[in-house]
RNA sequence: CGAUUUCUUCGGGGCAGGGUGCAAUUCCCGACCGACGGUAACAACGUAAGUUGAAGUCCGUGACCCGCGUGAGCGGUGGACCCAGUGCAAGUCUGGGACCGACAGUAUAGUCUGGAUGGGAGAAGAAAAUU
Numbered sequence: 001c002g003a004u005u006u007c008u009u010c011g012g013g014g015c016a017g018g019g020u021g022c023a024a025u026u027c028c029c030g031a032c033c034g035a036c037g038g039u040a041a042c043a044a045c046g047u048a049a050g051u052u053g054a055a056g057u058c059c060g061u062g063a064c065c066c067g068c069g070u071g072a073g074c075g076g077u078g079g080a081c082c083c084a085g086u087g088c089a090a091g092u093c094u095g096g097g098a099c100c101g102a103c104a105g106u107a108u109a110g111u112c113u114g115g116a117u118g119g120g121a122g123a124a125g126a127a128a129a130u131u
Stems, first nucleotide, its partner, number of pairs: 004128007017029003031111002033101002035061004042053004056099002065076004081097005103114003
């Protein structure tokens, strides 16, 4: 240093302004937000080797939901991108225009309230024995 085990801590953001209406942060105009790991022709730093950062819609994961199970848990389901430019090459760069977002409640909710002082992908740290 790596693997294993145990423990501790951390671990999600967002309707401004207006319209209709008895009533809507739910409809309409408009505004706003982007969990975790990976990858990345980009960016910064460096003489270099390299280091660090960079995707809501590329590959996965998680919450929710459904089924099974006394339970731990196992299985399933699971949203969304195009065009132009540059280039050997664009799913990631640049420019433009789109699109997506569990369940319950309520005037129809990605943003309010609730399950949730919950769970959680994972991140950081500590300890133990072994190699």
A computed fold for a 131-nucleotide RNA from Lactiplantibacillus plantarum, annotated as FMN riboswitch aptamer (RFN element). The source organism's lineage runs through Bacteria, Bacillota, Bacilli, Lactobacillales and Lactiplantibacillus. Of the family's consensus pairs, 100% are formed in the model.